RNA sequence: GCAGUUCAUUAGACGACCGCUUGCCAUAAAACAGCAAGAGGAAAGUCCGGGCAGCAUAGGAUAUGGCAGUUGUUAACGGCAACCGGGGGUAACCCUAGGGAAAGUGCCACAGAAACAAAACCGCCUGCUAGAUUUCGAUCUGGGAGGUAAGGGUGAAAUGAGUGGGGUAAGAGCCCACAGCGUCAUAUGGCGACAUAUGGAGAAGGUAAACCCUGCCUGCUGCAAGGAGGUCAACAUUAAAGAACGAUCCGUUCGUUGGCCGGUACCCGCUCGAUCCUAGGGGCAACUCUAGGGCUAGAUAGAUGGUCGUCCUCGACAAAACCCGGCUUAUAGAUGAACUGUCGAA
RNA sequence: GGGGCAAUAGCUCAGUUGGCUAGAGCACCUGCUUUGCAAGCAGGGGGUCCAGGGUUCGAGUCCCUGUUGCUCCA
Numbered sequence: 001g002c003a004g005u006u007c008a009u010u011a012g013a014c015g016a017c018c019g020c021u022u023g024c025c026a027u028a029a030a031a032c033a034g035c036a037a038g039a040g041g042a043a044a045g046u047c048c049g050g051g052c053a054g055c056a057u058a059g060g061a062u063a064u065g066g067c068a069g070u071u072g073u074u075a076a077c078g079g080c081a082a083c084c085g086g087g088g089g090u091a092a093c094c095c096u097a098g099g100g101a102a103a104g105u106g107c108c109a110c111a112g113a114a115a116c117a118a119a120a121c122c123g124c125c126u127g128c129u130a131g132a133u134u135u136c137g138a139u140c141u142g143g144g145a146g147g148u149a150a151g152g153g154u155g156a157a158a159u160g161a162g163u164g165g166g167g168u169a170a171g172a173g174c175c176c177a178c179a180g181c182g183u184c185a186u187a188u189g190g191c192g193a194c195a196u197a198u199g200g201a202g203a204a205g206g207u208a209a210a211c212c213c214u215g216c217c218u219g220c221u222g223c224a225a226g227g228a229g230g231u232c233a234a235c236a237u238u239a240a241a242g243a244a245c246g247a248u249c250c251g252u253u254c255g256u257u258g259g260c261c262g263g264u265a266c267c268c269g270c271u272c273g274a275u276c277c278u279a280g281g282g283g284c285a286a287c288u289c290u291a292g293g294g295c296u297a298g299a300u301a302g303a304u305g306g307u308c309g310u311c312c313u314c315g316a317c318a319a320a321a322c323c324c325g326g327c328u329u330a331u332a333g334a335u336g337a338a339c340u341g342u343c344g345a346a
Numbered sequence: 347g348g349g350g351c352a353a354u355a356g357c358u359c360a361g362u363u364g365g366c367u368a369g370a371g372c373a374c375c376u377g378c379u380u381u382g383c384a385a386g387c388a389g390g391g392g393g394u395c396c397a398g399g400g401u402u403c404g405a406g407u408c409c410c411u412g413u414u415g416c417u418c419c420a
Base pairs, nucleotide, nucleotide: 001342002341003340004339005338006337007336008335009334010333012311013310014309015308016307017306018305020038021037022036023035024034040317044328045327047326048325049324050323051322052222053221054220055219059250060249061248062247065217066216067215068214069083070082071081072080073079084098085096086095087094088093099213100212104211105210106207107206108205116160121152122151123148124147125146126145128143129142130141131140132139133138162178163177164176165175166174181202183200184199185198186197187196188195189194226268227267229261230260231259232258233257234256235255242254243253244252245251275294276293277292278291279290280289281288282287312315347419348418349417350416351415352414353413356372357371358370359369365403374390375389376388377387378386396412397411398410399409400408
């Protein structure tokens, strides 16, 4: 120099004028004026998790649903971090729904003889039988019985451990050597998943993003939640019946009916919060602790816009609606850091 | 703001437990029939199964992510 990997930052800048929302000034209440603040990295999708609120300060069991290597992290998670196993790449690095198929059930179309305790279509081998040939040793053809899973053929997949040798009528892990596989035991290392070594016995496919089994988690509803009930009369007062707890059972709680008054949304919830910034400490990291400092939208038909001027590299995706942690998706351009491969030069 | 569904031919819909070349009606095209048209009869064409990825031998169907549309809650 070229090619590439990973992580992070930014999201036009400055000035003037007009306008909008909220707070202060600011009061009994309001307007004008003034001062201050005013969208994002995804505010989005609503895919997960939590806070908060109501239902019993939501309790037990089952079902349902979800998750699936290990260790950690956290308020919690299906997230994140590190590591293990598997796969890809020369490498930096990237991807991984990654428990169980020897508990049981189901499925494996077409083709094929046979699709998983069952199989002989072709082929190979040995008897029997009929015929033909004959150099009388035998050979060939047809039929039928048996053996054989080495070889061919079908298929995504064919009994599921490859190569070589032995063995046999022909064959076969049938036997042996080497290599491979999972599983069990022991030893070593590691918190662990697991790795390495030695030894034993072993060999009946695939599919669990099919049912299912194992382990763990899981109540329902969502701010359009929720914030309002009180009083009088009659009947009843144990029990029974009924109702509520929004899948079922247990369990818990609750008297029923009628009349009257009040409320029916201005307002509260609403933004100070698992908050942000800086420094230091712990940890490989996710994350966490301590100290100091800061307050940073809160509307309810819904504000954050428009015009002008100057400059540049001419500006993407897109805009709060109870709040947070993640994930996923969209995104023009620019910048920084670390690392890898290769070429060249010193 | 928060829930729940759907997407298959030009239109309306099927598609079973994942299986062979995804079907039906209407519409379209060709021929027959008719003086001509319609109807009828015979035949034919037309599909990125919303998009992308995954599981599987195999996906319209199962799983994940997105897009579009419909609907409910004051």